[in-house]
Order: sequence, then structure tokens, then C1' cells
RNA sequence: UGCCCGGUGGUGUAAUGGUAGCACGGGUGGCUCUGAACCACCUAGUCAAGGUUCGAAUCCUUGCUGGGCAACCA
Repeated sequence: UGCCCGGUGGUGUAAUGGUAGCACGGGUGGCUCUGAACCACCUAGUCAAGGUUCGAAUCCUUGCUGGGCAACCA
């Protein structure tokens, strides 16, 4: 320098153009003699900026960033 793949709550993972969900974690309450377990509720997210579209996490462009491969140098 070029090419390929990825980026969604604290963590992991869904949603292939139509309400951003699930699990774990955390918090509060219930239950219990106490605790664990269990139950209910709450918690917080689409890497950034543009574009297309009635509508974008999703499609397009650029950038940022993580990983891989190649080349250059040595």
C1' cells in the first nucleotide's frame, strides 16, 4: 500500500427493508426462619457522517476501528 471478513446494552447472540428482541449480568420487590433456587418488574444498545427509500441495524458511499491474507522494505 492493496484485498477479504467483522463492528447491535455490561457480556453473548437474534432481527435479510416495516414496533430493536432473547439469554446471562445488575437493581428493586415477592416467596423463604435465613440464604440459594424460583416468580414479577426495572435497567441499558445498532461505530461515525452522508445517500437511496414512505420506511434503513439491514442496501450504497466515505471515514474510524478490530482481525486475516498479500506485497514492499530489511
Notes:
Predicted 3D model of a 74-nucleotide RNA (transfer RNA) from a Planctomycetales bacterium. Its mean pLDDT, the model's own confidence on a scale to 100, is 80. Rfam family: tRNA. About the family: Transfer RNA (tRNA) molecules are approximately 80 nucleotides in length. Rfam classes the family as a transfer RNA.